[in-house]
Context: one part of a larger RNA
RNA sequence: UCCUGGUAAAGGAACUCGGCAAAUUGGCCCCGUAACUUCGGGAGAAGGGGCGCCUCCAGUAGGUUGAAGGCCUUCGCGGCUGAAGCCCAAAGAGGUCGCAGAGAAUAGACUCGGGCGACUGUUUACCAAAAACACAGGUCUCUGCUAAGUCGCAAGACGAAAUAUAGGGACUGACACCUGCCCGGUGCCGGAAGGUUAAGUAGAGGGGUUAUCCCGAACUUGUUCGGGAGAAGCUCUGAAACGAAGCCCCGGUGAACGGCGGCCGUAACUAUAACGGUCCUAAGGUAGCGAAAUUCCUUGUCGGGUAAGUUCCGACCCGCACGAAUGGUGUAACGACUUGAGUACUGUCUCUACCAGGAGACCA
Numbered sequence: 001u002c003c004u005g006g007u008a009a010a011g012g013a014a015c016u017c018g019g020c021a022a023a024u025u026g027g028c029c030c031c032g033u034a035a036c037u038u039c040g041g042g043a044g045a046a047g048g049g050g051c052g053c054c055u056c057c058a059g060u061a062g063g064u065u066g067a068a069g070g071c072c073u074u075c076g077c078g079g080c081u082g083a084a085g086c087c088c089a090a091a092g093a094g095g096u097c098g099c100a101g102a103g104a105a106u107a108g109a110c111u112c113g114g115g116c117g118a119c120u121g122u123u124u125a126c127c128a129a130a131a132a133c134a135c136a137g138g139u140c141u142c143u144g145c146u147a148a149g150u151c152g153c154a155a156g157a158c159g160a161a162a163u164a165u166a167g168g169g170a171c172u173g174a175c176a177c178c179u180g181c182c183c184g185g186u187g188c189c190g191g192a193a194g195g196u197u198a199a200g201u202a203g204a205g206g207g208g209u210u211a212u213c214c215c216g217a218a219c220u221u222g223u224u225c226g227g228g229a230g231a232a233g234c235u236c237u238g239a240a241a242c243g244a245a246g247c248c249c250c251g252g253u254g255a256a257c258g259g260c261g262g263c264c265g266u267a268a269c270u271a272u273a274a275c276g277g278u279c280c281u282a283a284g285g286u287a288g289c290g291a292a293a294u295u296c297c298u299u300g301u302c303g304g305g306u307a308a309g310u311u312c313c314g315a316c317c318c319g320c321a322c323g324a325a326u327g328g329u330g331u332a333a334c335g336a337c338u339u340g341a342g343u344a345c346u347g348u349c350u351c352u353a354c355c356a357g358g359a360g361a362c363c364a
Stems, first nucleotide, its partner, number of pairs: 001359008010350002014348001019345001027051005036041001038174001052096005062087003069081004097101001109343007116335002121133002137172007149158003175330004180260003185257002187253005194248003200242002205237005212229008261279005288322001289319001300316005
C1' cells in the first nucleotide's frame, strides 16, 4: 500500500451518473391497516405493543388410551358413555435478574408518483434477463381428407390412427372502451368478351441434290469433261391459319403491402379564423393521445415539488417527424426492468481514524 472484516464524536446523501456499497428492517403472537380494484386483491400495506426465568392458577382446560359395567342396536369384530395411567397448555395474578429475554446464528427496509410490458414463464452456455421472445385472448387466410402444409430423387413418413369446435400460415397480444378515410400503385381473389402469347398442329412458298433432256468440247465412237434446264424421291428451310395459362383488360378486397395535402383571404382593438376561394390527390389523419422510450428548435411556456430542479409530475398544443391489431387509449395485480420524490438508516461523504486477520514490498 492492498484485500477481507469490525468500530466511530458531530452532521446524515452534503458522496455519486445513480444511495453503488454499507447500514436500517428481520422471528412468533396481538392490535391496527389507505387510495385504488378485474372484489380475488392491494396486505406482512403502513404503524404500534408483547416475548426470559420462578410461584400460583393447575396436573386444571384439553389431548391420548379406552377394560369392566351401563345404554342403544340393523345382532355386526356395531354405536354412545365410561376409570386409572401417560402428555400437558393459553389467558390471568404475583415475584425476580441483566445494558440487553425472537439475549448467539439463520430470518422483509418502507412509502408516494410516472414509463414500459397485463400476468407465471423464456433468452444472447462465456460482457446484454430487458421495454426483447413466449403467452391465454383477438382477427385474417388456406385446407372437404389420398386435406392444406412439411421432409424425401423415390418408396414412404409427419400432419393424424386427426376431419373445419380440426389442422397449417400470418399479424396482434390479458381485460375495458374502441379500431376512422383511401382499392390509384403492389399483392391476393373473382371474371372471361376483346388484345397479346409458347410448345405443338399446319405446310403456301423457297433452297440443295439429280434420273433425264439440251448446248459446247475432247477423243479411244460411246464414253469423258464443261455449261444450262430439271420430275419424283430424299433433304434444308418455311408464310398464313389453329393454339392454354399468364399479361393487358373488367370488378372486389385494408386486423392485405401500404397511404392518409398545399396556397390565399376573411369577424366592430389586436390576435385568431367557425367562414370563403383556389390547386392537387386514390384519399387527405377520425376517436384518442401528445415537448411523449416519439419534440430538432428546447433547459418550449405555465403550474407543482427544492433555498436552488437540463431530470421528474400536471397542463398547454406551434405533433421538425403520434395515431388506431407494423394496433390507439386506459388499466387493478405483477417486475433482480426503467425514471422522479420522500421516511428510516448509515464512513457514500464532510474527513478521516483506529482495531483484527491476510497479501505484497522494504529493513534486520
Molecule: large-subunit ribosomal RNA, domain IV
Organism: marine metagenome